Description
The prediction has a mean pLDDT of 78. This is a predicted structure of a 131-nucleotide RNA (SAM riboswitch aptamer (S box leader)) from an Anaerolineae bacterium.
[in-house]
RNA sequence: UUCUCAUCCUGAGAGGUGGAGGGACCGGCCCUUUGAAGCCUCGGCAACCGCCUGAUGGUCAGCUACGCUGGCCUGGGGAAUGGUGCCAAUUCCGUCAGAGUGACUCUCUGUAGGACUUUGGAAGAUGAGAA
Numbered sequence: 001u002u003c004u005c006a007u008c009c010u011g012a013g014a015g016g017u018g019g020a021g022g023g024a025c026c027g028g029c030c031c032u033u034u035g036a037a038g039c040c041u042c043g044g045c046a047a048c049c050g051c052c053u054g055a056u057g058g059u060c061a062g063c064u065a066c067g068c069u070g071g072c073c074u075g076g077g078g079a080a081u082g083g084u085g086c087c088a089a090u091u092c093c094g095u096c097a098g099a100g101u102g103a104c105u106c107u108c109u110g111u112a113g114g115a116c117u118u119u120g121g122a123a124g125a126u127g128a129g130a131a
Stems, first nucleotide, its partner, number of pairs: 001131008013042005021031003026094003043087003047084003051078003057073007091123001096120006104113002106110001
């Protein structure tokens, strides 16, 4: 870097340094000299892997066999010592497509525009696995 799969309305920031940007892109909107990004220190969160627990569920095995015991797994729960990650705003919202609503707009009264609701997708992020 590419591919596959899972998740993305929960959660969690102070100090130092720095000195103008940041929120991926585009549009919107927002954050920011009451100090952006980056870096450092400390703290925190708990999404994934790993760890602990492990059913009243599943599965397998054993036995003195219609139950009992044990192993493994899963739902659930836990810790924050490990590997990543994260700590404004739902991934900040939208972008493409479908469905629906109606109280908006109009030189066009519409199979229109825009708005709102909702579903799916795209893109992106993170993890795990693979190349």

The source organism's lineage runs through Bacteria, Bacillati, Chloroflexota and Anaerolineae. Its Rfam family is "SAM riboswitch aptamer (S box leader)". From the family's description: The SAM riboswitch is found upstream of a number of genes which code for proteins involved in methionine or cysteine biosynthesis in Gram-positive bacteria. Of the family's consensus pairs, 97% are formed in the model.